[in-house]
Context: one part of a larger RNA
């Protein structure tokens, strides 16, 4: 910027691009065949490699913001109880997110047109011939059926829906200039809170008529028995109080704080 007024929405699909794999058992049936050894076509069913997409419920990794044990030191005057530093010291565990080792799925399958190749009819050429007119089978291949994008598909596509004026003059009667008053719509951004998004930008969630994100309360999940006193032991410690204390990113809940006040595009019926 363009798509013949602006705007939110929902779409068609012209192109595009992915996808396309192979095995093993088992039933048919020890059947057909075959002397016999061996052993099918066919049609059903079970299950697997390896790829390919999605996801984190399980299994497992990660998890230097979560808990805890523990060493050497320092430092909160000492004990005690914390902390700092030492590759997160070190080590056990581990939420969200992310993730394969883990979980779902996927090739399918039907329709159409071939290829080789198999026919029917059949002449040239009284026979014969799949082919010369004419017709029909036939591939993991093609085109379609699956996903995904996707109207600058410049032939710019459709649906639905929201919004927008009066007056007076000029002239070459035009989609045309001028003036004057009123008007700023629908709707869109910037602002700001923010993530399911995300490199910036965009997207998508809100902005008080509000649960967006902090905080606060409750859960859930994690650690795994706080800290202080009690009671026993001489001491290390055990034990009650108590599934205690503490707890990230999850789950609601609730306006306490922050999304305040505001600002700017965008006309005014469209040959």
């Nucleotide at each position: 910027c363009g798509u013949u007024g602006g705007a939110g929405a929902u779409u068609u699909g012209a192109g595009a691009g992915g996808u396309g794999c192979c095995g093993u058992c088992c039933c048919u049936a020890g059947u057909a065949c075959g002397a016999g050894a061996g052993g099918a076509c066919u049609g059903g069913g079970a299950u697997g490699g390896a790829c390919a997409g999605a996801c984190c419920u399980c299994u497992g990794g990660u998890g230097u913001g979560c808990c805890g044990g523990u060493u050497g030191u320092c430092g909160c005057g000492c004990c005690a109880g914390c902390g700092g530093c030492a590759g997160c010291g070190c080590c056990g565990g581990g939420u969200a997110g992310c993730u394969a080792c883990g979980u779902c799925u996927g090739g399918u399958u039907c329709g159409g047109a071939u290829a080789a190749c198999c026919g029917c009819u059949g002449a040239a050429a009284g026979c014969a011939u799949c082919u010369a007119a004419g017709c029909g089978g036939g591939a993991a291949g093609c085109c379609g059926u699956c996903c995904u994008c996707a109207a600058g598909a410049u032939a710019a596509g459709a649906u639905c829906u929201c919004c927008c004026g009066g007056a007076g003059g000029g002239u070459u009667u035009a989609a045309c200039c001028c003036u004057c008053c009123c008007u700023c719509a629908a709707g869109g951004c910037c602002u700001c809170u923010g993530g399911u998004a995300g490199a910036c930008c965009a997207c998508c969630a809100g902005u008080u008529u509000g649960a967006u994100a902090g905080g606060c309360u409750g859960g859930a999940g994690g650690u795994g028995g706080a800290a202080g006193g009690g009671u026993c032991g001489u001491a290390a410690g055990a034990u009650c109080u108590g599934a205690a204390g503490c707890u990230a990113a999850c789950c609601a809940g609730u306006a306490c704080u922050a999304a305040u006040c505001g600002g700017c595009c965008g006309u005014g019926c469209g040959u």
Predicted 3D model of a 271-nucleotide part of an RNA (large-subunit ribosomal RNA, domain VI) from a hydrothermal vent metagenome. It matches the Rfam family "Bacterial large subunit ribosomal RNA". Its family is annotated with structural constituent of ribosome and ribosome in the Gene Ontology. The coordinates come from a structure-prediction model, not an experiment, and the mean pLDDT is 86.